[in-house]
Context: one part of a larger RNA
RNA sequence: CUGGGCGUAAAGGGCGUGUAGGCGGGUAUAAAAGUGUAGUGUAAAAGCCUCGGGUAACCCCGGGAGAUGCACUACAAACUAUGUACCUUGAGGAAAGGAUAGGGAAGCGGAAUUCCCGGUGUAGCGGUGAAAUGCGUAGAUAUCGGGAGGAAUACCGGUGGCGAAGGCGGCUUCCUGGACUUAUCCUGACGCUGAGGCGCGAAAGCGUGGGUAGCAAACAGGAUUAGAUACCCUGGUAGUCCACGCUGUAAACUAUGGAUACUAGGUGUGGGAGGUUAUACCUUCCGUGCCGCAGUUAACGCAAUAAGUAUCCCGCCUGGGGAGUACGGCCGCAAGGUUAAAACUC
Numbered sequence: 001c002u003g004g005g006c007g008u009a010a011a012g013g014g015c016g017u018g019u020a021g022g023c024g025g026g027u028a029u030a031a032a033a034g035u036g037u038a039g040u041g042u043a044a045a046a047g048c049c050u051c052g053g054g055u056a057a058c059c060c061c062g063g064g065a066g067a068u069g070c071a072c073u074a075c076a077a078a079c080u081a082u083g084u085a086c087c088u089u090g091a092g093g094a095a096a097g098g099a100u101a102g103g104g105a106a107g108c109g110g111a112a113u114u115c116c117c118g119g120u121g122u123a124g125c126g127g128u129g130a131a132a133u134g135c136g137u138a139g140a141u142a143u144c145g146g147g148a149g150g151a152a153u154a155c156c157g158g159u160g161g162c163g164a165a166g167g168c169g170g171c172u173u174c175c176u177g178g179a180c181u182u183a184u185c186c187u188g189a190c191g192c193u194g195a196g197g198c199g200c201g202a203a204a205g206c207g208u209g210g211g212u213a214g215c216a217a218a219c220a221g222g223a224u225u226a227g228a229u230a231c232c233c234u235g236g237u238a239g240u241c242c243a244c245g246c247u248g249u250a251a252a253c254u255a256u257g258g259a260u261a262c263u264a265g266g267u268g269u270g271g272g273a274g275g276u277u278a279u280a281c282c283u284u285c286c287g288u289g290c291c292g293c294a295g296u297u298a299a300c301g302c303a304a305u306a307a308g309u310a311u312c313c314c315g316c317c318u319g320g321g322g323a324g325u326a327c328g329g330c331c332g333c334a335a336g337g338u339u340a341a342a343a344c345u346c
Stems, first nucleotide, its partner, number of pairs: 004317003007300002012314001014200004021193003025087006033080002035076008048064003052060002090190001091187004095182003102176007109153001114148007124135002161168002205246006214240002219235004257313006265291011295302002319346003328339004
């Protein structure tokens, strides 16, 4: 390579956008590149089959088959490709609507923690398995009033919603993205996937500047213990927050790539439309859960949101360790990331 695979055994890229490429709906027609049929030419010798020579398996001579190939000529026109003309169901657009923690910016609110000021008030508070460190007569804890500041937005809240993924939750305004539904109209295959590329990408981390209430790596102290560089307690700095830039990784998980079509049902729930109007119910489209048949699976399970039945495209796997490491390349300020072996060993 072939073959077989990728939910859990090795294996789906973190996610999107899109270049090349691959693949691609229906009708008519043209030509005939692929394709098919026929013919001609050609396809060394050896080898194979056979005749003969030779004592002979070796060797030599004649003939034949085969060489599934290539070239040319003629014909065919179903399929693929191409040209032309058309079609509307795929795709897109116009119109009307409701839903939404989708994104960005600005402003505003209440609860709570902490701190500061003042009042009341007095000896404890705090913390634990029990304690101690700690705080407190320089008046703490508790309680009332006032103020400052930062961060997060209880209830509603929901296998609820939105987003490609990461992710998104107080309220208002502005800017902005996508999806869904409805009935016609318009364009007329404009589609799917996507090596590279480009963009986005939790947390932690890094750079510059700000901010810092609470929490809290490191660190300090108190306990526990044989020890305790821990678990528990009292403190506490980076960080957590903001702006701009970098990093580019996660059990980035549904451990399940994307698209299209088909294949019993039942029961919740979110958004819309239609019918019936009784607001029950019925029909239908899009999402989101559970159960379950056929089928599938090594089993567990999956089961119209498939892991079923098929097609197209991409990514990836090939015994364990060595190793997601070394070296080299590329990227990064660094931390490191990415690409990615071998010896050896079982």